[in-house]
Context: one part of a larger RNA
RNA sequence: GCCUACGAGUUACUAUUAUCUAGCGAGGUUAAGUGCGUGAACGUAUGCAACCGGAGCGAAAGCGAGUCUGAAUAGGGCGUAUAGUUAGAUGAUGUAGACGCGAAACUUUGUGAUCUACCCAUGUGCAGGUUGAAGUGCCGGUAACACGGCAUGGAGGACCGAACCCGUUGACGUUGAAAAGUCUUGGGAUGACGUGUGGGUAGGGGUGAAAGGCUAAUCAAACAAAGAGAUAGCUCGUACUCCCCGAAAUGUUUUUAGGAACAGCCUCGAGGUAAGUAUGAUAGAGGUAGAGCUACUAAUAGGAUGCGGGGGCUUCAUCGCCUACCAAAUCCUGAUAAACUCCGAAUGCUAUCAUAUAUACUCGGGAGUGAGGCUAUGGGUGCUAAGGUCCAUAGCCGAGAGGGAAAGAACCCGGACUAUCAGUUAAGGUCCCAAAAUUUACGUUAAGUUGAAAAAACGAGGUGCGAUUGCAUAGACAGCUAGGAUGUUGGCUUGGAAGCAGCCAUACAUUUAAAGAGUGCGUAACAGCUCACUAGUCGAGCGAUUGUGCGUGGAUAAUAAUCGGGCAUCAAACGUAAUACCGAAACUAUAGAUUGUAUGUAAAUACACUGGUAGGGGAGCAUUCUUGUCUGCGUUGAAGGAAAGUUGUAAGGCUUUCUGGAGCGUCAAGAAAAGCAAAUGUAGGC
Numbered sequence: 001g002c003c004u005a006c007g008a009g010u011u012a013c014u015a016u017u018a019u020c021u022a023g024c025g026a027g028g029u030u031a032a033g034u035g036c037g038u039g040a041a042c043g044u045a046u047g048c049a050a051c052c053g054g055a056g057c058g059a060a061a062g063c064g065a066g067u068c069u070g071a072a073u074a075g076g077g078c079g080u081a082u083a084g085u086u087a088g089a090u091g092a093u094g095u096a097g098a099c100g101c102g103a104a105a106c107u108u109u110g111u112g113a114u115c116u117a118c119c120c121a122u123g124u125g126c127a128g129g130u131u132g133a134a135g136u137g138c139c140g141g142u143a144a145c146a147c148g149g150c151a152u153g154g155a156g157g158a159c160c161g162a163a164c165c166c167g168u169u170g171a172c173g174u175u176g177a178a179a180a181g182u183c184u185u186g187g188g189a190u191g192a193c194g195u196g197u198g199g200g201u202a203g204g205g206g207u208g209a210a211a212g213g214c215u216a217a218u219c220a221a222a223c224a225a226a227g228a229g230a231u232a233g234c235u236c237g238u239a240c241u242c243c244c245c246g247a248a249a250u251g252u253u254u255u256u257a258g259g260a261a262c263a264g265c266c267u268c269g270a271g272g273u274a275a276g277u278a279u280g281a282u283a284g285a286g287g288u289a290g291a292g293c294u295a296c297u298a299a300u301a302g303g304a305u306g307c308g309g310g311g312g313c314u315u316c317a318u319c320g321c322c323u324a325c326c327a328a329a330u331c332c333u334g335a336u337a338a339a340c341u342c343c344g345a346a347u348g349c350u351a352u353c354a355u356a357u358a359u360a361c362u363c364g365g366g367a368g369u370g371a372g373g374c375u376a377u378g379g380g381u382g383c384u385a386a387g388g389u390c391c392a393u394a395g396c397c398g399a400g401a402g403g404g405a406a407a408g409a410a411c412c413c414g415g416a417c418u419a420u421c422a423g424u425u426a427a428g429g430u431c432c433c434a435a436a437a438u439u440u441a442c443g444u445u446a447a448g449u450u451g452a453a454a455a456a457a458c459g460a461g462g463u464g465c466g467a468u469u470g471c472a473u474a475g476a477c478a479g480c481u482a483g484g485a486u487g488u489u490g491g492c493u494u495g496g497a498a499g500c501a502g503c504c505a506u507a508c509a510u511u512u513a514a515a516g517a518g519u520g521c522g523u524a525a526c527a528g529c530u531c532a533c534u535a536g537u538c539g540a541g542c543g544a545u546u547g548u549g550c551g552u553g554g555a556u557a558a559u560a561a562u563c564g565g566g567c568a569u570c571a572a573a574c575g576u577a578a579u580a581c582c583g584a585a586a587c588u589a590u591a592g593a594u595u596g597u598a599u600g601u602a603a604a605u606a607c608a609c610u611g612g613u614a615g616g617g618g619a620g621c622a623u624u625c626u627u628g629u630c631u632g633c634g635u636u637g638a639a640g641g642a643a644a645g646u647u648g649u650a651a652g653g654c655u656u657u658c659u660g661g662a663g664c665g666u667c668a669a670g671a672a673a674a675g676c677a678a679a680u681g682u683a684g685g686c
Stems, first nucleotide, its partner, number of pairs: 001686006011096003015093010027052002033046005056063002066078004099237002102234001106227006117201009126191001128160003131156001135152006164188003170183003203219001205215003240620006250263005264369002266366006276357009290343001291341002297337002301333004308326002310323004372397010402413003417592004422588003428582003431566003437579001439578006450568002458553002462550010479537005485510003490504003516531001520529002593610001595608005621675001623672006630665001632664002640659008
C1' cells in the first nucleotide's frame, strides 16, 4: 500500500417544547397497590391519592374579571372575549460519558537502588621498565651551626607502558552484527584508582566533584493500578439513493476576537392579506459631484493705492520732508478648501397614481453562518505603493459546470433536468498546428514595429496626410563660372590692431550689376581663404512655421530563446468599411422525466421551473430480527460464490448457467448492534 472483517447522533427520564396521529373533552388522566385470567411477562377490572387545565394581579396582607402603582373615578403594567389533557411517533433541548477516537496533566494507594548516583561494611586487583625526595652513613667544611661531595635509602594524586578502567580523533555502521557497536587513534594505569559480595537512601522524594545528570532501554518530577469514558470553545473522522428550496463570512455585546448570545440572511408549517418589487408620470425633502468666492470662514500670487510701523534728514522738543523697507483696509488680474458656500445637479430616498409581476409581513419548528475574496466605481489610510488596509455601491468567486483570454477561482460570453452523428448564434475567431476568408475595398507601417502584459521625460531632414506663410519663367532653391572694389591701414587704443583683441561712430561716402568701415577661418601685424551681396549658366518648383497618423533612439536580470508555436511584409501587422463562415451545456428542433401553478372528479392538457457548499424539507432502496400472511419455495438442489442477460431516474430488483450442499423467501406491519473510502482508524492476510 491493497484486500477482508469490525468501526461513530445511541439509550434512560410520569423531564421541557413543537408538529403529526388517536382517545375523551371544561375537563383529561390514573400511580403504587388489590382482584380476576393457571398469570412472572401481558391483558382486564378496581384504586379518585397525585398531576395538568378551568383566573388573574400584587413583594405581601389581600382583592378578584379584574388587580398593581397612585391622592386619583387619571394614565400606565399584567390579565379578562374559554381548550385542554392522556398516549404513541417524530424534530429539538435538558440531565446523564451523550456522535466516535485523541491529550499534556491532577489525585489516591502501592512497586522499584539486580541499571545507575552517593554512602556503609568486608574482600580483592594493578606485567615490566624509569626517575631517585626526606632520612641515615662517610668525607670535606664551620668557633659551633650552615653548607658541599660521595654513598645508602626508596618518597611521589612522579614518568614510560600491558592487564584493568575510560571514551579524544577519524572511518564504518544508520530497515546495524548492536534500541549506542566495530576498527583506528587516544587518556588514566599506587590512586580523589579499579573491582567482587552484603547492606542503606524512594518520587516534589532520593542521590548528584552540578550535566537538570542519574533513580531498571522511562526523568524539568519514575513505574503500576484506580478516580476515569478526567477535561479538550481544539484537530481528525462520521457509512445507501433520488427530489424541492438554499445561505453566511454583517451589526451589537462578550477575560471577547479561530468560541458564543441576540439580531440579520436559509428552510419547513400555519395565518390573514396584496402590504413587496420594477418601470413611467407627478409632487416633495436634501447640500454630494461640479462650480464659485468684493457671498461668509480660512488660505493665497502679481499689480495699484498706502492706515500704521521701521529707517534717514531736520528740531531744544514738535511740526515737517524723504524712503528700491514691512504692511492693514480697499480696488484690478489670477486662484485653493473633508471639517468654506451666493449656488448646485445626476443617482438614490419619500409620497400618490397607472401598468407589469408575485412578492412582502406575522406567529411557530429546524438550522447553518458570524476567518471571506477578487474586479469596477466613490472615498479614508499608505508613497493617488502593494495580490496592502478600512468603509460604501454593484457584479462575480465562495456554493457555478460550459465557450473565449496559450495555460489561470473572480476578466469577457453564458447560468448545465435527460438524450440526439439536427439547426442558429454569443464572446472570440477564420495561413498551418486547429473548426471557419490565404475574403472584398481604400490607406498606413519597413521597425519583424507588430502579430492580446506594459513603458516615460527627452532626442532625431524616418515617412504619410493637413493648415498657415514666403520666394519663383520679369528664372526661384541647390550646384558651377565670374566679381566681391575705392577714399582706407575709418578714428581711438596699442609694441602692433590694416574688415576680423578691445572702445567709438556706423543709414559714412564714392564707383557700381553688386560688394558690410565686414559672416567665419587665418597672421606677431600684414598677407591668404571665405561669406553676405551681384551677374552669367541651368530650367521648375524651392523654403519656413505648425497640427496630426504610423514608425525610430531612449530600452538593463539573472538555466536558451520565442507572437501559444510554425511562421507572416500591397500581410497572416495597423486603421477604416463590407460580406460570408466557424464557434458554448446559450437559443431553437425532436423525444422523455421531475416539481409547481391553473383547469379538471380523475385521466390529461397548458404554462413555468428543475447549477449548487453549509443547511432545512420530502420520497424511497438495501440489511438483521419479530408477528401475521402466501397453510409460499427447497436434495427434481436453499443460502453463499462466479459470470452473462434483463429491468428501474437511483439506491437496487429479476432471470439463466456453473459452483455449492440445507436451508430460504413474497406481501402487510413492527423493532433496530441498520449501509464505510478516508479517522497517521482496530485486527488478520498478502